[in-house]
């Protein structure tokens, strides 16, 4: 950083440091110190890596100046045991560390003492011989420092203490090397012990030479090393035995440090040398470059045999992402061999390859603003790149060129190397690149793509404006390097020693007892084993560190310090632990005396219920349910009544009341038992706590018994309903079972989800069981339970809070993301089975989770409130048309509105227009804007023809001839032409987008500040009581204000009243009249229009809490918001709308623009929605003729008169309007019709007109005259109305040539009901539950079916390890034998001692056979699991999830 709408917490997960024997990708200048097969201890050509010495020896040979001088095969010394290499094995005394005793130890040092005589052979040469070849055979002769004997022996070893054993080598010339014993040294080196030193218990038992004795025997040496023989021990839970897996240490990485990973380069030990196994030799090996056997596998072969071992230096091939030259030199350092000269030495020193890594140094400095040109961006003004750059002044480090030249060397001797370094020269001259740029994380912009291509380390980006892809500018970061993958530690307190945790997040065993072990009261004395201090002994050296030096710095390197935290000895201290010994009594327990109880067992007993069996009485039903049915009943049920049986259970009493360790225990007596509490006095003297393993115990379901019992209730199961189904939930019915006895299962959400035990630390109140006091219906205090508030304190938070989840200690289970899985396993252990306990892995996700918080939801709760019901009036839905939408049709029936909140909506009026749509003809800088150039002069109105549907094109008449003006076709305008820029688009995206608009809703809520609470999301204000239409007021309150809403303010009506104005109104007194406010007059009235005022719950009375307020009344035009409008909070619907305008972006550009003509939008089998007109008598017709208020009028209302039946139509006054006109209001009132398809009704259709308008065919409207459909009040559902409302009846207007059942507006006539808020709907508020937050139209669980994954199982095969038995038995050692063979010795001889060879024993590698244990492969077939796209079937969980849910 990531889980969430926020949040707090748990909690993985990932990231960003360091590091590396590293690969890889792009790049790529020098140098200087390092560093390089991490794989296949996989096979290797070729070359080299151990020789040496003639001063041990004969012998050959070569040279020669004959002095002699060099070479050298073999016999012979001394070294090949060191030096290099790797890390296969090995969990061991193999390594570290610190000891220790029974030993060796060549070559060196230092001491003694010696060094005398003598044999007898052998290689090499020679000769014969075999053999492809390695190599050999036999004979003859020969040296030695090769071998042997003899003799001395001071010291040495053995011993029966008498005594016996036992040595040597010379070389050469004259001084040395050498030899031999002996002691002591040094040095290596073998052995033994303490302690440390992976991982797994799904590895719990292991061992027969095994353990320990004794005898012998072997080694240098102790020792079961061996070997008879005697005992039976030895190891193990402090992890034995077995499986994996590993070289071990200084060390190196990392980290604050504990710790962790790690064990290349360097150094210290160890093991190994194609595999395995075995010895000689030797001081020293079981021996990398030595035997010898096996075995595999390579080469040579003449097929008969033979050779070979690069884990030594290059090198080769393989293998793998990867690791260098078949170099140079012994000049140094070192080692071998030599008296020495010297020889050898892939050890070493060097050099090559490689940015593999660490340091270091350069690609230049300085100045330079016209901020150049190019790039990119842009809001078109500019900004940026950028002093970057060129220019102009310098500098020369590294590289280059020439010279010149070290030290490494103590006299000689230089592989590196003509190297380092120095001088000198030339010219900025030859030298930058890699990643990143959403956030983590420094560092944004533009194009392209368009869930595509790709990114991505986590989150996550991409589905037409991507700072996430991919160019590019531009930035950021590092720099000869930069990314990137892999490791490893770190962050990770994410295995917690330091340094976590277990009530709900993962986690307390289901409970006891109790075995080892861990801990463990008070005082004293001793011990010093823990512990502390102090000195000594190690703790290689390198390396870290600190200091100092040396290469120009560093990196590297050198000196010196401390350091090395550890291990041993030793010396003190004794406080604490511990030991020992010995007191105590407070913890533990005992005995005495009370108590209280559903503790347990047994055995006896009771009532009341059900059910059944028996009888009366009694009659049609009864029983269940939401409604039913199955089912019982007329063979008498139910229902009652009386008897009798049976078998489980034990109402009231009964209680957050007892008991019991949990489980669990409940009618009553009995007997048998357990533990607990309280009081007070004796006793015993830490006996005490916990408890790994073990042992008991342990609900309900289950299991076993040729068990018993069975009333009632009841899994299975039957049957009846419910239902899309219904294997359920309801009902009738019923068998295991429940219920006894014994024996098993051992699991539960067996929970206080809270392990025992002791102390410590506020109180309040209730309750059960004791005791004590006292003022005794009661209180006080005191133990021991057991609830409920609660203070400090914890605690993510809820919560806990002396019965703690506080504040300590003690022991013990346990826990480490989530799923896979509490699951697999021919793993163990229990079980009769079910199954239980113990318990993984692949794979696979960014999370699961816990408490909380505001929202939403809920077939959860409470209040409220609304024409929401409900009570009323009318209506819709049934007819007929008008209209608008679907659908269908069509060449097009233009688009848009889709639940309320789309459908008489956008349309305040589609014949042409309108128009967007279709066809068909035309135009292409265009119907319109703006600029450029060129031509023309102009210009505008007008006659008339032609072709054509028309746009258009063509002629033509006639009048006038545009504006300024320097008078120039100069400059504006117009026209046309001409290139280009653009122009246009009702062409897409309302899910880019502004405006604008519905909607929830005129609902009443929406927030802010500041404070306070809360770790925080948030709370609180805004919740409570009351009251309002209201978050409206009051009261109360950790809250006090405070802004958006409400309400006022605004405008209309309703006016009694008053100001002002009185014409086109009006007309009260008073005059005139043609009787008409018609005229003088007048402005009082009506009215008109402008402003005031008038209503505030102000007033009275009653409720209320002395408040808001409600409730009556009184005056008053008007009364509690007086009606009605305008006003629409915060914010929902990615709500409409890009076809009002406006706008990004994308698409068109001879067309997706325009022009025109005709067509469509008027279609019609349907199907809805709003209306109209009706179905008639509250009415039709016919007469009559009273009373309105809005408003509208000059391209215009249009009186009045004439005309026609009308519709009009021909004249026309008057009015641009309180003056004229439209205008007649209507219902009404009188008269008639009498109930019918009508004198209702008024479609439809014929027809003849009327008017508007270029033009009524498709497709207007009216009038007349004929015609006279359907409807007779309308199913299911539905809608408006709460008063001047509803219903009804007329009227005007706006669009409009013309067209109104539609919209807006006006006014006449005028009801009815509301009981109340259960129900539906919608909405507020509080409160709950929630796994929901694109918020239930949410979520989400199983099968199935498909792909792909890894996994169990699996007949069975393959293969690796391992045990045991048994064959077999190579080399070799020992041991026997040794009839064959035999130089040294002994012996005159013959012979013997001694060896040899052969045979034989036992051991024993390889190899076999057979029976097992492991671990892996591979496997027809199958299980389940996981992960996927929108697949199928349910709805199982989350709300009371619709049957509360989980657990066994």
């Nucleotide at each position: 950083g990531u889980u969430u709408g926020a949040u707090c917490c748990u909690g993985g997960c990932u990231c960003a440091g360091a590091a590396c024997g590293a690969a890889c990708g792009c790049u790529g200048g020098c140098g200087g110190c390092a560093g390089g097969c991490c794989u296949a201890a996989c096979a290797c050509a070729u070359g080299c890596a151990a020789g040496u010495c003639g001063a041990a020896c004969g012998a050959g040979g070569a040279c020669u100046u004959c002095g002699g001088u060099c070479c050298u095969a073999g016999c012979g010394g001394c070294g090949g045991a060191c030096g290099g290499g790797u890390g296969a094995g090995g969990a061991a005394c193999a390594c570290g560390u610190g000891g220790g005793a029974a030993c060796a130890u060549a070559c060196c040092u230092u001491u003694u003492g010696g060094u005398a005589c003598g044999g007898a052979a052998u290689a090499g040469c020679c000769c014969u011989u075999g053999g492809a070849a390695a190599c050999g055979a036999g004979g003859a002769g020969u040296a030695a420092u090769a071998c042997c004997g003899u003799a001395u022996g001071a010291g040495c070893c053995c011993u029966u203490a008498g005594g016996g054993g036992g040595a040597a080598a010379g070389a050469u010339u004259u001084a040395u090397c050498g030899c031999c014993a002996a002691a002591a040294g040094a040095u290596u080196g073998g052995c033994c012990c303490g302690c440390g030193u992976u991982a797994g218990a799904u590895u719990a038992g292991c061992u027969a030479g095994u353990u320990g004795g004794u005898g012998g025997g072997g080694u240098a040496a102790a020792g079961g090393c061996c070997u008879a023989c005697c005992a039976a021990g030895g190891c193990a839970a402090c992890g034995a035995u077995c499986u994996a897996u590993a070289g071990c240490u200084g060390g190196u990485u990392u980290g604050a440090g504990a710790g962790g990973a790690u064990g290349a380069u360097c150094a210290g030990c160890c093991a190994c040398a194609c595999u395995g196994g075995g010895a000689c030799u030797g001081a020293g090996a079981c021996a990398c470059g030595g035997c010898c056997c096996a075995g595999a596998c390579u080469c040579c072969u003449a097929c008969g045999g033979g050779a070979g071992g690069c884990a030594g230096c290059a090198g080769u091939g393989a293998g793998g992402a990867a690791u260098a030259u078949u170099g140079g030199a012994c000049a140094a350092u070192g080692g071998g061999g030599g008296c020495a000269a010297c020889c050898c030495u892939g050890a070493u020193c060097c050099a090559g390859c490689c940015a593999u890594g660490c340091c270091g140094c350069g690609u230049g400095a300085g100045u330079g603003a016209a901020g150049a040109a190019g790039g990119c961006c842009u809001u078109a003004g500019g900004g940026u790149u950028g002093u970057a750059a060129a220019g102009c002044u310098c500098u020369u480090u590294c590289a280059g060129a020439u010279g010149u030249g070290a030290a490494g060397a103590u006299g000689a001797u230089g592989a590196c190397a003509g190297u380092a370094g120095c001088a000198u020269c030339a010219a900025a001259a030859g030298a930058a690149g890699c990643c990143c740029c959403g956030g983590c994380u420094a560092a944004c912009u533009u194009c392209g793509u368009g869930c595509c291509a790709g990114c991505a380390g986590c989150c996550g980006c991409g589905g037409u404006a991507a700072u996430a892809c991919g160019g590019a500018g531009g930035g950021g970061g590092c720099u000869a390097g930069c990314g990137u993958u892999g490791u490893u530690c770190g962050g990770a307190a994410u295995u917690a020693c330091u340094g976590g945790g277990c009530g709900u997040a993962a986690a307390g065993c289901g409970c006891a007892c109790g075995u080892a072990g861990g801990c463990g009261g008070c005082g004293u004395a001793u011990u010093u084993a823990g512990u502390u201090a102090g000195a000594g002994g190690u703790g290689a050296a390198a390396g870290g560190c600190c200091u100092g030096g040396g290469c120009u710095c560093a990196a590297c390197c050198c000196g010196g310090g401390a350091a090395c935290u550890g291990c041993c000895u030793u010396u003190a201290a004794u406080a604490c632990u511990g030991g020992u010994a010995u007191g105590c009594u407070u913890g533990a327990g005992u005995a005495c005396g009370g108590a209280a109880g559903a503790g347990g067992g047994u055995a006896g007993u009771g009532g009341a219920a059900u059910u059944c069996c028996a009888a009366g009485u009694g009659u049609a039903g009864a029983g269940g349910u939401g409604a039913a049915a199955u089912u019982c009943g007329u063979a008498g049920a139910u229902a009652u009544u009386u008897g009798g049986a049976a078998g489980a259970a034990c109402a009231c009493c009964g209680g957050u009341g007892g008991c019991g360790a949990a489980g669990g225990c409940g009618g009553c007596u009995a007997c048998c038992u357990g533990g607990u509490c309280c009081g007070g006095u004796a006793c015993u003297g830490a006996c005490g706590c916990u408890g790994a393993g073990g042992c008991g115990u342990g609900a309900a379901a289950g299991c076993g018994u040729g068990g018993g019992g069975g009333a009632g209730c009841a899994a299975a199961c039957a049957g009846g309903a419910u239902u899309a189904g219904a294997u359920a939930c309801c009902c009738u019915g019923g068998u295991a079972g429940u219920c006894c006895a014994c024996g098993c299962c051992u699991u539960a959400a067996a929970c206080g989800a809270u392990g025992a035990g002791u102390g410590c630390u506020a109180g309040u109140u209730g309750u059960c069981g004791g005791g004590a006091g006292g003022u005794u219906g009661c209180c006080u205090c005191u133990c021991g339970g057991u609830g409920a508030c609660g203070c400090a304190g914890c605690u993510a938070a809820c919560g806990c809070g002396u019965u703690a989840a506080g504040c300590a200690c003690u022991c013990c289970g346990c826990c480490u993301g989530g799923g896979g899985a509490g699951u697999a396993c021919g793993g163990g252990c229990c079980g009769c089975a079910a199954g239980g306990c113990u318990a993984a892995a692949a794979c696979u996700c960014a999370a699961a989770g816990g408490a909380a918080u505001u929202g939403a939801c809920g077939g959860g709760g409470g209040c409220c409130c609304g024409c929401a019901c409900a009570g009323g009036c009318g209506g819709u839905g049934g007819a007929g048309c008008a209209u608008g939408u679907g659908g269908u049709u069509u060449a097009a029936u233009u688009c848009g509105a889709a639940g309320c909140a789309a459908c008489g909506c956008g349309c305040a009026g589609a014949a042409c227009c309108u128009u967007a749509c279709c066809a068909g003809c035309c135009c292409u800088u265009g119907a319109c804007a703006u600029g450029g150039g060129a031509c023309g002069u102009u210009u505008g109105c007008u006659u008339a023809c032609c072709a054509g549907a028309g746009a258009u094109g063509g002629u033509u008449u006639g009048c006038u001839u545009c504006a300024g003006u320097u008078c120039g076709g100069c400059u504006g305008g117009c026209g046309u032409c001409c290139a280009c820029a653009c122009a246009g688009g009702u062409g897409c995206u309302g899910c880019a987008u502004g405006g604008c608009u519905g909607u929830c809703g005129u609902c009443a809520g929406c927030u802010c500040g500041u404070g306070u609470c809360g770790u925080g999301a948030g709370a609180u204000g805004u919740u409570g009581g009351g009251u309002u239409a209201a978050g409206u007021c009051c009261c109360g309150c950790a809250a006090c204000g405070a802004g958006c809403g409400c309400a006022u303010c605004c405008c209309u009506c309703a006016c009694c009243c008053u100001u002002u104005a009185g014409u086109u109104g009006c007309c009260a007194u008073u005059g005139g009249u043609u009787c008409g406010g018609c005229c003088g007059g007048g402005c009082a009235c009506u009215c008109u229009a402008a402003g005031g005022g008038a209503a505030c719950u102000g007033c009275c009375g009653g409720u209320g809490a002395c408040a808001a307020g409600c409730c009556g009344g009184a005056g008053g035009a008007a009364g509690g918001u007086g009606g009605g409008g305008a006003u629409g909070a915060c914010g929902u619907c990615a709500a409409g709308u890009c076809c009002u305008c406006a706008u990004g972006g994308c698409c068109c550009u001879u067309a997706c623009g325009g022009g025109c003509u005709g067509g469509g939008c008027u279609a019609c089998a349907c199907a809805c929605g709003u209306g109209c007109u009706a179905c008639a008598a509250u009415g039709g017709c016919g007469g009559u003729g009273a009373c309105a208020g809005u408003g509208g009028g000059c391209u215009g209302c249009g009186a009045c008169c004439c005309u026609g039946c009308g519709a009009g139509g021909g004249g026309g006054a008057g009015c641009g309007a309180a003056u004229c006109c439209c205008a007649a209001a209507a219902a009404g009132c009188c008269g008639u019709c009498u109930c019918a398809g009508u004198u209702c009704g008024g479609a439809u259709u014929g027809u003849u007109c009327u008017c508007u308008g270029c033009a009524a065919c498709u497709c207007g409207a009216g009038a007349g005259c004929a015609u006279g459909a359907a409807g007779u009040c309308g199913g299911a559902a539905u809608c408006g109305c709460u008063a001047g409302u509803a219903a009804u009846c007329g009227u005007g207007g706006a669009u409009c040539a013309g067209c109104a059942u539609g919209c807006c507006a006006c006014g006449g006539u005028g009801a009815a009901u509301a009981c109340g808020u259960u129900c539906c709907c919608g909405g507020g508020c509080c409160u709950u539950g929630u796994a929901c937050a694109c918020a239930c139209c949410g979520c989400c669980c199983g099968u199935c079916a498909c792909a792909c994954c890894a996994u169990g199982g699996g007949a069975g095969u393959u293969g690796g390890u391992u045990u045991u038995a048994c064959c077999c038995g190579a080399a070799g050692a020992u041991c026997g034998u040794g009839u064959g063979c035999u130089a040294a010795c002994c012996g005159c001889a013959a012979g013997g001692a001694g060896g040899c060879a052969g045979c034989g024993a036992g051991c024993c590698a390889c190899g076999g056979u057979a029976a097992g244990g492991u671990c892996a492969g591979c496997g027809a077939c199958u299980g389940g699991g996981g992960u996927g796209a929108a697949g199928u079937c349910g709805u199982a969980a989350c709300a009371a999830g619709g049957u509360a849910g989980c657990c066994g």